[in-house]
């Protein structure tokens, strides 16, 4: 320098659950705990999925519309560690 995401050392991150704590809520945070991740580091840009509030139907299922959550749901963007070969 190329490929890769199989292997190997150091190391990161942390799912459920469980406790404090914020939020009307989806969820955040902290601590304790590890289901997994090679982007599980960053961005809600499209999709998808919740929440919340209004309008409209309304006998039931519903629709839209604004405001929000999820980066560990996919895809995109944009950043990086080590490294068999």
């Nucleotide at each position: 320098a190329g490929a890769u995401a199989a292997a190997a050392a150091g190391g990161c991150c942390a799912a459920a659950c469980u406790c404090a704590u914020u939020g009307c809520g989806a969820a955040g945070u902290g601590a304790g705990g590890a289901c997994g991740g090679a982007a599980a580091g960053u961005g809600a840009c499209a999709g998808a999925u919740c929440u919340u509030u209004u309008u409209c139907a309304u006998g039931c299922c519903g629709a839209a519309a604004a405001a929000g959550a999820u980066a560990g749901c996919u895809g995109c963007a944009u950043u990086g560690c080590a490294a068999a070969c």
A computed fold for an 85-nucleotide RNA from Methyloglobulus sp., annotated as c-di-GMP-I riboswitch aptamer. NCBI's taxonomy places the organism under Bacteria, Pseudomonadati, Gammaproteobacteria, Methylococcales, Methyloglobulus. Rfam family: c-di-GMP-I riboswitch aptamer. From the family's description: GEMM was predicted in a large-scale screen for bacterial structured RNA regulatory elements. Of the family's consensus pairs, 95% are formed in the model. The sequence was found by an Rfam model in a public genome assembly.